[in-house]
RNA sequence: GGAGAUAUAGCUCAAUCGGAUAGAGCAUUCCUCUCCUAAAGGAAAGGUUCCCGGUUCAAUUCCGGGUAUCUCCG
Numbered sequence: 001g002g003a004g005a006u007a008u009a010g011c012u013c014a015a016u017c018g019g020a021u022a023g024a025g026c027a028u029u030c031c032u033c034u035c036c037u038a039a040a041g042g043a044a045a046g047g048u049u050c051c052c053g054g055u056u057c058a059a060u061u062c063c064g065g066g067u068a069u070c071u072c073c074g
Stems, first nucleotide, its partner, number of pairs: 001073007010026004019057001028044005050066005
């Protein structure tokens, strides 16, 4: 220098070829249980879906550019 993949909650990941209030596990907080803790059960909170723009009635999803990380080629 060229090609490809990935980027969503504090962390690890979903989201069915564009339509649903963007969900799950772990972590956090609270409650139940227990003499207490742990475990278990329940609840709550937590998101500018990497950034900028475009298409569309509607974008996490499609298109263009950029950034970061990883892989391959040279």
Annotation
RNAcentral holds the sequence, with entries from ENA and Rfam. Transfer RNA from Suicoccus acidiformans, 74 nucleotides, folded computationally. Its Rfam family is "tRNA". By type it is a transfer RNA. The coordinates come from a structure-prediction model, not an experiment, and the mean pLDDT is 80.